[in-house]
RNA sequence: GGCCCGGUGAUGGAACUGGCAGACAUGCAGGACUUAGAAUCCUGUGCUUCACGGCGUGUGGGUUCGAAUCCCACCCGGGCCA
Numbered sequence: 001g002g003c004c005c006g007g008u009g010a011u012g013g014a015a016c017u018g019g020c021a022g023a024c025a026u027g028c029a030g031g032a033c034u035u036a037g038a039a040u041c042c043u044g045u046g047c048u049u050c051a052c053g054g055c056g057u058g059u060g061g062g063u064u065c066g067a068a069u070c071c072c073a074c075c076c077g078g079g080c081c082a
């Protein structure tokens, strides 16, 4: 340099063939139980905002009524070839 695969919260990892992003689990926070702790159970937990809302699937564009998903360029990681 060429080709292929991948990039989603704090982490792993979902989302059928374009139609509510983050299911589920871990972690974390609060609570229940306990003399106390562990375990267990309940509630919450993408980011931001007092709230209403706003934003968000590597970055920037495009297609579409609608994009994590399709197209183009680029960045990053891995593999193969030279």
Base pairs, nucleotide, nucleotide: 001081002080003079004078005077006076007075010026011025012024019065027045028044029043030042031041032040046055047054048053058074059073060072061071062070